[in-house]
RNA sequence: AGAUCUUUGGAGAGUUUGAUCCUGGCUCAGAGUGAACGCUGGCGGCGUGGUUAAGACAUGCAAGUCGAGCGACAGUAGCAAUACUGGAGCGGCAAACGGGUGCGUAACACGUAAGCAAUCUGCCCUAAAGUCUGGAAUAGCCCUGGGAAACUAGGAUUAAUACCGGAUGGUGAAGAGUCAGGCAUCUGAUUCUUUCCAAAGCUUGUAACGGCGCUUUAGGAGGAGCUUGCGGCCUAUCAGCUAGUUGGCGAGGUAACGGCUCACCAAGGCUAAGACGGGUAACUGGUCUGAGAGGAUGAUCAGUCACACUGGAACUGAGACACGGUCCAGACACCUACGGGUGGCAGCAGUUUCGAAUCGUUCACAAUGGGGGCAACCCUGAUGGCGCGACGCCGCGUGGGGGAUGAAGGUCUUCGGAUUGUAAACUCCUGUCAUUGGGGACUAAUGGCCAGGCUCAUACCCUGGUUUGAAUUAACCCAAAGAGGAAGCAGUGGCUAACUCUGUGCCAGCAGCCGCGGUAAUACAGAGACUGCAAGCGUUACUCGGAUUCACUGGGCGUAAAGGGAGCGCAGGCGGGAUGGUGUGUCAGGCGUGAAAUCUCAGGGCUCAACCCUGAGGCUGCGCCCGAAACUACCGUUCUAGAGACUUGGAGGGGUAAGCGGAAUUCUUGGUGGAGCAGUGAAAUGCGUAGAUAUCAAGAGGAACACCAACGGCGAAGGCAGCUUACUGGACAAGAUCUGACGCUCAGGCUCGAAAGCGUGGGGAGCAAAAAGGAUUAGAUACCCUUGUAGUCCACGCUGUAAACGGUGCGCAUUAGGUCUCGGAGCUUUCGAACGCUUCGGGGCUCAAGCUAACGCAUUAAAUGCGCCGCCUGAGGACUACGGCCGCAAGGCUAAAACUCAAAGGAAUUGACGGGGGCCCGCACAAGCGGUGGAGCAUGUGGCUUAAUUCGAUGCAACGCGAAGAACCUUACCUAGAUUUGACAUGGACGUGGUACCUGAGGUGAAAGCUUCGGGGACUCGCAAGAGAGCGUUCACAGGUGCUGCAUGGCUGUCGUCAGCUCGUGUCGUGAGAUGUUCGGUUAAGUCCGGCAACGAGCGCAACCCUCGCCUCCAGUUACCAGCGAGUAAAGUCGGGGACUCUGGAGGGACUAACCCGUUAGGGUGGGAAGGUGGGGAUGACGUCAAGUCAGUAUGGCCCUUACAUCUAGGGCUGCACACGUGCUACAAUGCCUGGUACAAAAGGAUCCGAGACCGCGAGGUGGAGGAAAUCCCGAAAGCCAGGCCCAGUUCAGAUUGAAGUCUGCAACUCGACUUCAUGAAGCCGGAAUCGCUAGUAAUGGUAGAUCAGCUACGCUACCGUGAAUACGUUCCCGGGCCUUGUACACACCGCCCGUCACGUCAUGAAAGCCGCUCAAUCCCGAAGUAUCCAAGCCAACCGCAAGGGGGCAGGGUCCUAAGGAAUGGGUGGUGAUUGGGACGAAGUCGUAACAAGGUAACCGUAGGGGAACCUGCGGUUGGAUCACCUCCUUU
Repeated sequence: AGAUCUUUGGAGAGUUUGAUCCUGGCUCAGAGUGAACGCUGGCGGCGUGGUUAAGACAUGCAAGUCGAGCGACAGUAGCAAUACUGGAGCGGCAAACGGGUGCGUAACACGUAAGCAAUCUGCCCUAAAGUCUGGAAUAGCCCUGGGAAACUAGGAUUAAUACCGGAUGGUGAAGAGUCAGGCAUCUGAUUCUUUCCAAAGCUUGUAACGGCGCUUUAGGAGGAGCUUGCGGCCUAUCAGCUAGUUGGCGAGGUAACGGCUCACCAAGGCUAAGACGGGUAACUGGUCUGAGAGGAUGAUCAGUCACACUGGAACUGAGACACGGUCCAGACACCUACGGGUGGCAGCAGUUUCGAAUCGUUCACAAUGGGGGCAACCCUGAUGGCGCGACGCCGCGUGGGGGAUGAAGGUCUUCGGAUUGUAAACUCCUGUCAUUGGGGACUAAUGGCCAGGCUCAUACCCUGGUUUGAAUUAACCCAAAGAGGAAGCAGUGGCUAACUCUGUGCCAGCAGCCGCGGUAAUACAGAGACUGCAAGCGUUACUCGGAUUCACUGGGCGUAAAGGGAGCGCAGGCGGGAUGGUGUGUCAGGCGUGAAAUCUCAGGGCUCAACCCUGAGGCUGCGCCCGAAACUACCGUUCUAGAGACUUGGAGGGGUAAGCGGAAUUCUUGGUGGAGCAGUGAAAUGCGUAGAUAUCAAGAGGAACACCAACGGCGAAGGCAGCUUACUGGACAAGAUCUGACGCUCAGGCUCGAAAGCGUGGGGAGCAAAAAGGAUUAGAUACCCUUGUAGUCCACGCUGUAAACGGUGCGCAUUAGGUCUCGGAGCUUUCGAACGCUUCGGGGCUCAAGCUAACGCAUUAAAUGCGCCGCCUGAGGACUACGGCCGCAAGGCUAAAACUCAAAGGAAUUGACGGGGGCCCGCACAAGCGGUGGAGCAUGUGGCUUAAUUCGAUGCAACGCGAAGAACCUUACCUAGAUUUGACAUGGACGUGGUACCUGAGGUGAAAGCUUCGGGGACUCGCAAGAGAGCGUUCACAGGUGCUGCAUGGCUGUCGUCAGCUCGUGUCGUGAGAUGUUCGGUUAAGUCCGGCAACGAGCGCAACCCUCGCCUCCAGUUACCAGCGAGUAAAGUCGGGGACUCUGGAGGGACUAACCCGUUAGGGUGGGAAGGUGGGGAUGACGUCAAGUCAGUAUGGCCCUUACAUCUAGGGCUGCACACGUGCUACAAUGCCUGGUACAAAAGGAUCCGAGACCGCGAGGUGGAGGAAAUCCCGAAAGCCAGGCCCAGUUCAGAUUGAAGUCUGCAACUCGACUUCAUGAAGCCGGAAUCGCUAGUAAUGGUAGAUCAGCUACGCUACCGUGAAUACGUUCCCGGGCCUUGUACACACCGCCCGUCACGUCAUGAAAGCCGCUCAAUCCCGAAGUAUCCAAGCCAACCGCAAGGGGGCAGGGUCCUAAGGAAUGGGUGGUGAUUGGGACGAAGUCGUAACAAGGUAACCGUAGGGGAACCUGCGGUUGGAUCACCUCCUUU
């Protein structure tokens, strides 16, 4: 540079949570099918169609053919010879193919690759040789019998390509020898011997060297048999299997090797790389899927195998142990004369049954192929065709162009319109398919016959002509007519393309997952519209995919599921450096094979495609040959870095055994002593005057070893602690003397293994399951207390488990540091040390990179690699059942399924919560003052009652609340009576004008009203018609305090006037989120300061607003009156004044400005009327409570419409056994009563406030000055002064009741207030409990106002007078804020959640048994049949004159053996009274075990106990909160 080959391909989503990341399952989107079902359905082509019962089968067909092998017979033609035809028989070949099915089979059955030196082979091909000579029968036919039939017995006679004897031949067969070769048995060549072995004919033509046959031999092709390597299912809850079993010698048998069979000998053979057993299953090419690797599958087509009603057996044959053959047994069915026979659709059609489900009892041998035949030809349900089924794939059509008034109709609507929609109508065209008519191939080539050529030939061969079509008049072509005959199905909440209306109201229903439906459903049903696919569309079932969810490609194990409790160690796996060899794996080249079809590519044929044909590729595999030698393996040699040995040295609760010690508890004895001790939150049980506790002394006995003591030491783990001795294991350091890879890991195996527990024997002080008693409690089978037995201790034996945990397997190597500590060594230094430096081994902490879902790990890895082992695959069921092994038992190890759910789970985040922690605040507690709870009354509520007692508000945050005023009205409720376009609004239509309006009288009535008779009487515009207003009738509509505050607006309450709530940008985190807002101070305050990966900002806080307190200026009447004047009994009464008070406008003043302290914020001092927000008010962040209100009003939806609307009278809201809330008045002497006397503020006033005066005891009456108001009206009271009362149910208190009145009002009976007289109840300071208040406050005193005719106001809202006490302080109660911590909560602790019991449903275990199926071995019996033995009965061929022999047969015996019978064992399935647990189920019972320190921290193992969760003992774990201390770390 050229050529050729190869490669074309990988998508995700939903669902656990308040949200996040991860783990992890479930589900979906794709493709496919021999499919089925639902709805629908125009045409054609090519394919395909009993997957279930290898269930049973009526009927017909599916294997015959040859007269050119043979004889006899019959028919036709002929006078006959003879010719032709036919069925039966002898004989030959075929029937072992073709066709069906998948029962069995886990096997050399299949696939692939080899081998047979261990084999056979009819027909066919090639080659050689031959085909000679004799003989005896037999079927048929005929005769005689038996039988219903099927069939069968005997006699006579006959042929052959049927059968038999002899000859010949050979390269055949057998035996023995020699040579050569090979692979052990052997093979080839050659010599010798003969005891072996052949044959058949036919051919109407012409004879031949013809044709077809026959025999022998050799070879071939194709076929068959046998052997072997490798490959492909599940199960170990199948672990040991095997007696012809494994091998040998010999024999038999077979085509052939071989225990294939037999006799004898030996004791072998297989197995954890899975034998044996059980279950399931025909295998393959291929098919489906997948990016691939894989996974699933084995219909149609093709190759192999097996089977033919079930089981057994052989015969014939080249080939069978034979689908449409034989024999026997069995089941089933049919025929029968009851004696006996017959049958086998898993061939093609078809029937029946089964089932969700699968076709015609069709045509033809024309083609392809097969059997027979010389051939013609015959046969062929193989095959070729047609039919049926949208079962699949492919193709075509149901029309095309134009067409806006955007028609009508439908649907929606904000009523404007939008959409259906160029869609239709209308107009111009086209003519596929279907329809009708006409035409019309290919598949046909052979073969036969005729002719010609070649030839000796009429043979063979070649050429031509003629003849042969089931499908089929179908393909295809032409013509005609006319848009005419031809569209559905599913979906529309997300995944997932596509939205509205109506109905329904957790109903009916939907649903693949999540989930929809409880009155506004894009999720149900219908409609419209839309989306997707389309003669189909959906659903169901199954397979692969997605699923990296079994992970080779391509996963994991600290906490999510998952490291064995620990070690030793055989097999196995893996293994250091150098060198030589071999060539196992490996790599390269070549050869063979990998059937065809399928697949891919290219080309071609049906108009295209599906489909078919041709060629190439591929078939990723296996075998053989020749090479390479790096790595691997193997065989040698060698090395020392791994490993081990040796020497020296020190450290240690390492182990075992023996001995010794002191302190303490308890007990015993004695002494002293005298009333308690013990115990608890508090008690009691218990002990004690029979002397306890206490104390002293002496003694006994058992168990455990304070301090040292330490994230210190040792050990493999469990674990190990007083001291001494003996024996003994391991690790470490230094040295570098030796061996020379001796190593690492380890299934099975073996050993060790806390505590509890078990057995035997001891021991027993303390402690202490069980047990007893006392407490606590609603209960208390507990926690607490007093006792107390096993046990704890020792010896020997068993058990074999723990949160046996670092929740982290072992070994090796690599990869930054810092620091502490234990054991050793070295250097430096020193007098010697210490300190320091280096290094090896162990124990910790903190961190870089890296890893991790995060938390975290980080040279002691959870980093990076290698080797080996163990383990995991959603949650529950289940650390379970059954089975097996172990154990004395308790129990341990191994270990499922049905069923249920869509989650279960890890880490972290934000909240909320805690009988967690820290800090802080609040009349929260405390310190105080006064109340409530007790009484009477008022008022509200509940309850009860009622015809009605209207409705709402219900913890704080309902209850003197809506209601700032229920006798009627109000009023919504009840009873009774009335009205129906209406009590009220608007519009339309019609009618009516002495109508609207005012007014008198009567009847009836409770009234409303109904009704009768009068009187008066204004209308607007317009000439008029008429219009408007009014009235009447009617239609739309009005009306509703009817429902839903959980459809809403608006407003309000509450946390809370608490200090919080957020955002932008930046930064950190995978993310939710964090940071800011945390921290140190400070504040009333997220107020401010400082620091800080934050820097800023917003809503809140504060301030700005109003009011009160001080001052100034201005203005002054109705307010004021100092000075001046007038004046009165007195009086701002008057002139006047603008000083004061006051009024109401404008300003000032307070800001930590000044000083001291402090870094700042801030704290203190002083001044000041006021000081650190000066007092009070208004002002209420983001939000919470589905808080409250549809009955204030507004409003969606629903409901009523002669009533749920409207009017009227009366009643009710006031009802009274009772309970609660809020108040008033009291219980008295700080008081009550009587008399006198002083001082306010703020409001209100015209249907109103109402003075002085007069009357009444009084409520009040008469009367009316003044006042739309700083002008008039509205006496403050407590207080102060004086007097009385004298502690009592009173001169307290005033309820209740009687009588008499006043006022308002149509009206005080139900049901008003007030007055006077009389009456004079409870009550003597209030249980548990509980409320308010921190200064002009509490307490106490009065005053006013709204509503209002009057009033139940003692309420509410304002006003002023008098006017305190106390706060040490933040431990506790309540509420709140910030930080932190735990959490299984998120509807957020009023949370979550456990177990028994009761009820219902479901699946499952056990169970006395009962019923099957299957396997094994034993015994009995034993058909048919092969082999063998006997064969006295029978017999043609050969020998023999004959007798007889040889040979054969019937019959019988033996071995084997199917079916059957008997008893046994194993496996497996069904059922089963009863019983065990499990799962699930809106509102059952008992408790409250767990989650927070869950109120006794929880959990693990074990043992005992208990209704239950559970409790207790012993040992262990942190996966426990909190506080303190220790150690370590980081920074200075």